[in-house]
RNA sequence: CCUCGUUGACAAUCCGCUGGCAGGAGCGGGGGACCCAAUUCCGGGGCCGUGUCCGCACGGUCCCUCGGGGUGAAGCCGGACGGCCCUCGGGCCGCACGGCCGGGCGACCUCAGCCCGAACCCGACAGCUGACCCCGCAGGCUCGAGAGGUGUG
Repeated sequence: CCUCGUUGACAAUCCGCUGGCAGGAGCGGGGGACCCAAUUCCGGGGCCGUGUCCGCACGGUCCCUCGGGGUGAAGCCGGACGGCCCUCGGGCCGCACGGCCGGGCGACCUCAGCCCGAACCCGACAGCUGACCCCGCAGGCUCGAGAGGUGUG
């Protein structure tokens, strides 16, 4: 945006108008072969079942997250401080600081300046990927801007 779908209100015979639900279009995201790429050592806990050499192993289901992954600009590095763990090598989290880098300042590019660098989700698991499958389109913000002067706080 549309509905020759459904439902409610308003209106009146010119046609409608408006809200909810549902569907479609469009836009966006995730999963998912061959080929290509890659080469893990497969985390913790509860319940149930099977087998058992009674050490455990396998399967199903539920929960957790300092592993891994996803949306997003929201990342990397550094040395301090605080907390937790530790095999005493270090690791994780938080907090400000510094460097590089990313996003915004409404076509686009550059200079300068200013601002932002969050949050949430999946749940041991996912590379790319045609067919195919699944999900979202909510919420919020804006509808003037800039310069100068005076006074007050």
c-di-AMP riboswitch aptamer (ydaO/yuaA leader) from Phycicoccus sp. CSK15P-2, 153 nucleotides, folded computationally. Rfam family: c-di-AMP riboswitch aptamer (ydaO/yuaA leader). A reference for the family is Barrick et al. (2004), "New RNA motifs suggest an expanded scope for riboswitches in bacterial genetic control", Proc Natl Acad Sci U S A. Gene Ontology terms of the family: cyclic-di-AMP binding and regulation of gene expression. The organism belongs to Phycicoccus, within Bacteria. The prediction has a mean pLDDT of 75.